[in-house]
Molecule: RNase P RNA; transfer RNA
Organism: Planctomycetota bacterium
RNA sequence: UGAGUGGGUCGGACGGCCGCUGGUACACGAUACCGGAGGAAAGUCCGAGCAGGACAGGGCACGGUGGUGGCUAACGGCCACCCGGGGCAACCCGCGGGAAAGUGCCACAGAAAAUACACAGCCGAUGGCUGCCUUAGGCAGUACAGGCGAAGUUGAAAUGGUGCGGUAAGAGCGCACCGCGUGGGCGGCGACGUCGACGGCAUGGCAAACCCCACCGCCUGCAAGACCAAAAAAGCCGGUUACCCGGCCCGGGCAUCAAUCCGGCGGGUAGGUCGCUGGAGCCGGCUGGCAACAGUCGGCCAAGACAAAUGGUCGUCAUCCCCAAAAGGGAUACAGAACUCGGCUUACAGACCCACUCAUUUU
RNA sequence: GGGGAUAUAGCUCAGUUGGGAGAGCGCGUGGAUCGCACCCACGAGGUCGGGGGUUCGAGUCCCCCUAUCUCCACCA
Numbered sequence: 001u002g003a004g005u006g007g008g009u010c011g012g013a014c015g016g017c018c019g020c021u022g023g024u025a026c027a028c029g030a031u032a033c034c035g036g037a038g039g040a041a042a043g044u045c046c047g048a049g050c051a052g053g054a055c056a057g058g059g060c061a062c063g064g065u066g067g068u069g070g071c072u073a074a075c076g077g078c079c080a081c082c083c084g085g086g087g088c089a090a091c092c093c094g095c096g097g098g099a100a101a102g103u104g105c106c107a108c109a110g111a112a113a114a115u116a117c118a119c120a121g122c123c124g125a126u127g128g129c130u131g132c133c134u135u136a137g138g139c140a141g142u143a144c145a146g147g148c149g150a151a152g153u154u155g156a157a158a159u160g161g162u163g164c165g166g167u168a169a170g171a172g173c174g175c176a177c178c179g180c181g182u183g184g185g186c187g188g189c190g191a192c193g194u195c196g197a198c199g200g201c202a203u204g205g206c207a208a209a210c211c212c213c214a215c216c217g218c219c220u221g222c223a224a225g226a227c228c229a230a231a232a233a234a235g236c237c238g239g240u241u242a243c244c245c246g247g248c249c250c251g252g253g254c255a256u257c258a259a260u261c262c263g264g265c266g267g268g269u270a271g272g273u274c275g276c277u278g279g280a281g282c283c284g285g286c287u288g289g290c291a292a293c294a295g296u297c298g299g300c301c302a303a304g305a306c307a308a309a310u311g312g313u314c315g316u317c318a319u320c321c322c323c324a325a326a327a328g329g330g331a332u333a334c335a336g337a338a339c340u341c342g343g344c345u346u347a348c349a350g351a352c353c354c355a356c357u358c359a360u361u362u363u
Numbered sequence: 364g365g366g367g368a369u370a371u372a373g374c375u376c377a378g379u380u381g382g383g384a385g386a387g388c389g390c391g392u393g394g395a396u397c398g399c400a401c402c403c404a405c406g407a408g409g410u411c412g413g414g415g416g417u418u419c420g421a422g423u424c425c426c427c428c429u430a431u432c433u434c435c436a437c438c439a
Stems, first nucleotide, its partner, number of pairs: 001359010012317007020036006026029001038334001042345002045343005050221004057250004062217005067081005082096001083094004097212002102210002104206003119152001121148003126145002128142006160178006179201001180199003184195004225274004235265005243253003267438003281300008318332005364435007373388004382419001390406005412428005
């Protein structure tokens, strides 16, 4: 210098004027002062707080998660490591338990799709049969017995792979290496790694198919829920056939009554207060830890609305665009709180910073 | 704000242990008719809402987006 990898920060700035909204103060006036969107406020995909639901306790069903160790209030999140795959590398990706517990599926093609049987094929050493040679016997033929699983154009996948030997033909039949399995030594908390031994090899794939194993999980959600005020209706329809309460059971409540229960129609109100923002809170330093994170010290308080505020305009500057240039004009990424946190995912113009890798050149 | 469902041809919809993309109406061509309609025959028409993953193989299974529809106030 070029190409790249990982992480982080910001995401228009300052000032004037006029508005909107919350709080505080007082002399209660439409006076003063202070605060007023985000890293994702989004999707609502997970995990919690909180509230209610028989004091929400146990089991079943159902749902979720899935390498190992740690962090955390918790998690499907994060950190570190292991294994597999990709990349020259920095680094990235992985729903990454079990297929000899069982069930199921493997279309088309193909001889065959889980059973090593048939088909097709090879051999025919040995035995049989036939022929020839003068006999013992040898040679040739046949494919009857028998032997074999190598080759068989397919397929995503074909019953360990490559090589050498071996044989009548062949084959883990034998051997070497690789793979696989069993048990052992060593290292590691562990996933796992490594070393040597034994076993010729013993059952293909799919569990984001049912399922099995381990662990976790009650349901509903701030329109939860509590209080005040106002108004208004009696009645009708359906269900349950015997009490009520979660999908069911254990269990709990009531104490024997029959609509007092459940759902709907019809009727009334569309007001106020609380929940509602000080919290697993934010920033900085130090200590421990590879890290996630934890501890400690100091500082700070930073929206709280409800047909729902967070805006408009002017000036200067920044960046980008139009224009050949100047003048001039235009624009400011994605997007906007709604009970609150911790994550994940998705969207995002552009700018800046840090660490690292590879290539080339120069010193 | 919080739940739930759906997306397949122009329209309305099927599509189950994952392997052929379909039906009715509509459209086109031909036939039949003096002509039109009904009718008969043949045919065209599909990013299965979009993207990624699992798998040999995805409309179907898993994840993420997009769009549409729908339900939920309080009192008695």